This is a predicted structure of a 714-nucleotide part of an RNA (large-subunit ribosomal RNA, domain II) from a Candidatus Aenigmatarchaeota archaeon. It matches the Rfam family "Bacterial large subunit ribosomal RNA". Lineage of the source: Archaea > Nanobdellati > Candidatus Aenigmatarchaeota.
Context: one part of a larger RNA
RNA sequence: GACAGGGAGUGUUUUUAAGUGGUGAGGUUAAGUGUUAUCAACAUGAAGCCGAAGCGAAAGCGAGUCUCUGCAAUGCUUGCAUGAGAGAGAGCGUACUAAUAUGCGUUUAAUCACUUGAAAACUACCUGAAACCGGACGAUCUAUUCCUGGGCAGGAUGAAAUGUGGCGAAAGCCGCAUGGAGGUCCGCAGUCGUCAGUAUACAGUCUCCGAGUGACUUGGGAAUAGGAGUGAAAUGUUAGUCGAGUCCGGUAAUAGCAGGUUCCUUCUGAAAUGGCCCGUAGGCCAGCCUCGCCAGAGAUGGAUAUAAGUGUAGAGAUACUGAUCAGGUGUUUGGGAGAGAAAUCUUUCGGCACUUUUUCAAACUCCGAAGCUUAUAUCGUCGUUGAAGGCGGGAGUGAGCGGUUUUGGUUAAUCUGAUAUCCGCAAAGGGGAAACAGCCCGAACAGGAGUUAAGGCCCCAAAAUAAUCUCUAAGUGUAAAAUAAGAUUGUCUUUUUCCUAAGACAAUAGGGAAGUAGGCUCAGAAGCAGCCACCUUUUAAAGAAAGCGUAACAGCUCACCUAUCUAGGAAAAGGGCGUCGUAAAUGGACGGGACUAAGAGAUUUGCCGAUACUCUUGAUUAUUUUUUUAAAAUAAUAUGGUAAGAAGGUAUUGUGUAUGGUAAGAAGCAAUGGCGUAAGUUAUUGUGGACCGUAUGCAAACAAGAAUCCUGUC
Numbered sequence: 001g002a003c004a005g006g007g008a009g010u011g012u013u014u015u016u017a018a019g020u021g022g023u024g025a026g027g028u029u030a031a032g033u034g035u036u037a038u039c040a041a042c043a044u045g046a047a048g049c050c051g052a053a054g055c056g057a058a059a060g061c062g063a064g065u066c067u068c069u070g071c072a073a074u075g076c077u078u079g080c081a082u083g084a085g086a087g088a089g090a091g092c093g094u095a096c097u098a099a100u101a102u103g104c105g106u107u108u109a110a111u112c113a114c115u116u117g118a119a120a121a122c123u124a125c126c127u128g129a130a131a132c133c134g135g136a137c138g139a140u141c142u143a144u145u146c147c148u149g150g151g152c153a154g155g156a157u158g159a160a161a162u163g164u165g166g167c168g169a170a171a172g173c174c175g176c177a178u179g180g181a182g183g184u185c186c187g188c189a190g191u192c193g194u195c196a197g198u199a200u201a202c203a204g205u206c207u208c209c210g211a212g213u214g215a216c217u218u219g220g221g222a223a224u225a226g227g228a229g230u231g232a233a234a235u236g237u238u239a240g241u242c243g244a245g246u247c248c249g250g251u252a253a254u255a256g257c258a259g260g261u262u263c264c265u266u267c268u269g270a271a272a273u274g275g276c277c278c279g280u281a282g283g284c285c286a287g288c289c290u291c292g293c294c295a296g297a298g299a300u301g302g303a304u305a306u307a308a309g310u311g312u313a314g315a316g317a318u319a320c321u322g323a324u325c326a327g328g329u330g331u332u333u334g335g336g337a338g339a340g341a342a343a344u345c346u347u348u349c350g351g352c353a354c355u356u357u358u359u360c361a362a363a364c365u366c367c368g369a370a371g372c373u374u375a376u377a378u379c380g381u382c383g384u385u386g387a388a389g390g391c392g393g394g395a396g397u398g399a400g401c402g403g404u405u406u407u408g409g410u411u412a413a414u415c416u417g418a419u420a421u422c423c424g425c426a427a428a429g430g431g432g433a434a435a436c437a438g439c440c441c442g443a444a445c446a447g448g449a450g451u452u453a454a455g456g457c458c459c460c461a462a463a464a465u466a467a468u469c470u471c472u473a474a475g476u477g478u479a480a481a482a483u484a485a486g487a488u489u490g491u492c493u494u495u496u497u498c499c500u501a502a503g504a505c506a507a508u509a510g511g512g513a514a515g516u517a518g519g520c521u522c523a524g525a526a527g528c529a530g531c532c533a534c535c536u537u538u539u540a541a542a543g544a545a546a547g548c549g550u551a552a553c554a555g556c557u558c559a560c561c562u563a564u565c566u567a568g569g570a571a572a573a574g575g576g577c578g579u580c581g582u583a584a585a586u587g588g589a590c591g592g593g594a595c596u597a598a599g600a601g602a603u604u605u606g607c608c609g610a611u612a613c614u615c616u617u618g619a620u621u622a623u624u625u626u627u628u629u630a631a632a633a634u635a636a637u638a639u640g641g642u643a644a645g646a647a648g649g650u651a652u653u654g655u656g657u658a659u660g661g662u663a664a665g666a667a668g669c670a671a672u673g674g675c676g677u678a679a680g681u682u683a684u685u686g687u688g689g690a691c692c693g694u695a696u697g698c699a700a701a702c703a704a705g706a707a708u709c710c711u712g713u714c
Base pairs, nucleotide, nucleotide: 001714002713003712004711005710006709011122012121013120014119015118016117017116018115019114020113021112022111023110026050027049028048032044033043034042035041054061055060065090066089067088068087069086073082074081075080076079091106092105093104094103095102125260126259127258128257132250133249134248135247136246137245143224144223145222146221147220148219149218150217151216152214154186155185156184157182161178162177163176164175165174166173167172191211192210196207197206226242228238229237230236263649264648265647266646267645268644273286274285275284276283277282287397288396289394290393291392292391293390294389298382299381300380302379303378304377305376306375307374308373309372310371314367315365316364321361322360323359326356327355328354329353330352331351332350334349335348336347337346338345339344400425401424402423403422404420406418407417408416409415430441431440432439445618446617447616448615449614450613451612455608456607457606458593459592460591464605466604467603468602469601470600471599477595478594486580487579488578490577491576492575493574494573495572496571497570498569499568507564508563509562510561511560513537514536515535518532519531520530543558546557547556548555619639620638621635622634623633624632625631626630650703652700653699654698655697656696657695658694659693660692661691668687669686670685671684672683673682674681675680
């Protein structure tokens, strides 16, 4: 890993709700006893329990009713009557009170059994801790200690002491010899081990290397035990187990956490929000879902109209509060400067007030929409096939996410916090966006046929190599966003103004003068350093000069004029499509091929395209009717669905009753066919070789693919 088998909402007690049944102002027995054929069954047993009266803390007191409305239903004279149950009011009981008010009760329904849903206590759907407590078992590993034994080749060094010689007054000192000390040295055995290498599930092993007469090492025996030992101390070690050993027990500890939880179909179908909680991975209450019952006539999130309310968007500024640009006026016991002998005055900066002007506000408003809210009316929609409302049983949810509106934080974000009667996903598949929960189109009961939506129609790939008019030359683009300020004599286009056959614009040729070198300044200043002025004349025209240039002159252009030439030209303000600006790391993306349209703008007609829409056949559900185990009719607005609620079925094992099959071949297994929406069921054939069904009740150790599930086999 595969296969097979096993594997998870169970039992008791109590309570509660629904269904079914018995009895009914009552219902019911328990233990026990008796009969009997062991169980079972039947009989007996009234103790007890629930109910029939409540109110009050208690003492205590204590409800015999009446009137009205009116649903279902019934009746008939068809719009009236009666009217179970139901509703309203009065009365009554009781507590409080001086008395009211007020609270609770009162016009009678319970109880027992069975089945099912749920709750509580218990293991409580199954599996899973780390832990805690108790009692035992462990020192053949290891730590320390004790008893009794063993082991340490060889070599080196040469302490004390002793002998002897010498010296000395003595104490003593020196030499030589003997001697053999030491947690001494080198180094076998033994023991221990770091780094590195090799090999390797773990444990361990080999090579290499240090200590090696000692706080050495080792055999055998003994002692210390679990909050305890032992520890040259590392929380080390106490049998591969140590921040508290192991085994068994308490024990199915507990787990708001994690995983798993077994057949089918039908109906409905959520929530990720508010409040509280040592509460934030969880609970409780409410909200939202579902099922049943009661009740009996209105309901309404839509449209329009009328009335009332509001202070947002916007707007505003002598309508307030606050901020704000540039000035003016007044004032000032502020600072600086000046004048004056001083008083004081002048000026400047600042403060305050007024005023003109500029710009503003979530916590400003003289104003003020659209909307929204409430009420009424009409219309629409829903409702006696029972709405709205009420009561009861069962839940799940209480991590949300995205789009859009408004919006806080932030440089920003597939970031984060809010907002909304919003939309979607969650729990929604299908078509489109290359792929793509939340975008666009659009709600899938099953089969068949057609038509469209979004989006598309050159090929991949269904449908136009469609039509008309423009633009783009950048492969711009072929994206539903993918770039900005800025630049652009790329090109198309709009508007306005001006010049122009009395010749424009451009180009070429010529002229571009005189008073005068204007005056001043200056070393010089002559059109051209600077200051002032900027006139007059001759002219077709020519500045007291627009730019180069000189030390200053000179020189070269320009403005301006003429000629040649001949038809448009110049400027400004926009718009369209482009271009530059434009940068990321493997080679790379319009989805790709590719395209000059198969790109962009405008217009037109076709076609393709979905589970949408239409038609049709069938199923189911709901409702109605009938001849009610069934059939027919109706459904534009029934049949997507996670958590969850409700309903109906299938299968397995045993059993009561009834009735069957089988050696002329049971169960099981394999193959093939039929039936059923499905779980499933049935027939045939083969295999197999002895049991097995069907109908209807009852009872369950009743359905596996998952749990790092358990056991077995391979």